[in-house]
RNA sequence: UCUUAUCGAGAGUGGCCGAGGGUUGGGCCCGACGACGCCACAGCAACCGCCCCAGCGAGGGACCGGUGCUAACUCCCACCUGCCUCGCAAGUCGAGCGGGAAAGAUAAGA
Numbered sequence: 001u002c003u004u005a006u007c008g009a010g011a012g013u014g015g016c017c018g019a020g021g022g023u024u025g026g027g028c029c030c031g032a033c034g035a036c037g038c039c040a041c042a043g044c045a046a047c048c049g050c051c052c053c054a055g056c057g058a059g060g061g062a063c064c065g066g067u068g069c070u071a072a073c074u075c076c077c078a079c080c081u082g083c084c085u086c087g088c089a090a091g092u093c094g095a096g097c098g099g100g101a102a103a104g105a106u107a108a109g110a
Base pairs, nucleotide, nucleotide: 001110002109003108004107005106006105007104012041013040014039015038016037020030021029022028024078025077026076027075042070043069044068047066048065049064050061051060052059074103079100080099081098082097083096085095086094087093088091
């Protein structure tokens, strides 16, 4: 980089550090009552491996191993689009609620 799958659930304490962090823009949040990051321990989950099923798949199980994760839906919007909804300045409008894409994250594979 490509492919496939998933992304509304779940799960935090302590130590160190010291100013930004939530990838970009806008919004909105988190943060000296110490965020983010790092380390330790704890936990969540169940993608792969593992176990059951004669075997494969489906299904079920466990959490020993490899990852992952532990603020907010992937925090929300961004591009396209639908609607017996709402607003008025009546528009190629705004809001609300949906669908899809793109982007991103994670896993497995190439």
A computed fold for a 110-nucleotide RNA from a soil metagenome, annotated as SAM riboswitch aptamer (S box leader). Of the family's consensus pairs, 97% are formed in the model. The sequence is in RNAcentral, with records from MGnify. Its mean pLDDT, the model's own confidence on a scale to 100, is 81.